[in-house]
Molecule: SAM riboswitch aptamer (S box leader)
Organism: Bacillus salinus
RNA sequence: CUCUUAUUGCGAGAGGUGGAGGGAUGUGCCCUAUGAAACCCGGCAACCAUCAGUUUGAUACUGACACGGUGCCAAUUCACACAAAGCGCUAGCUUUGAAAGAUGAGAG
Numbered sequence: 001c002u003c004u005u006a007u008u009g010c011g012a013g014a015g016g017u018g019g020a021g022g023g024a025u026g027u028g029c030c031c032u033a034u035g036a037a038a039c040c041c042g043g044c045a046a047c048c049a050u051c052a053g054u055u056u057g058a059u060a061c062u063g064a065c066a067c068g069g070u071g072c073c074a075a076u077u078c079a080c081a082c083a084a085a086g087c088g089c090u091a092g093c094u095u096u097g098a099a100a101g102a103u104g105a106g107a108g
Base pairs, nucleotide, nucleotide: 001108002107003106004105005104006103007102008101013041015040016039017038021031022030023029025081026080027079028078042073043072044071047069048068050064051063052062053061054060077100082097083096084095085094086093087092
């Protein structure tokens, strides 16, 4: 980097360093000197691992665990981006499903 698969409306500091940017992309809309990014500390969370129990042909389910490996800590993955259905004179709105992104696990 590519592929497969699961999840993506919960949760998380009024700390230190740092100094202007940040929210993937486009548009919009936001956050930010009452201090951005980044780093440190702090915190949240059970995806994998581990442990216990139930169960199956295999699977799977429940609970514990955060001093094992990741991950995460404004706004629903901030909203929309494509398609279908419904509504609307139009602008557009609603719902559902994709796509894209993110994270975990596995494979190449």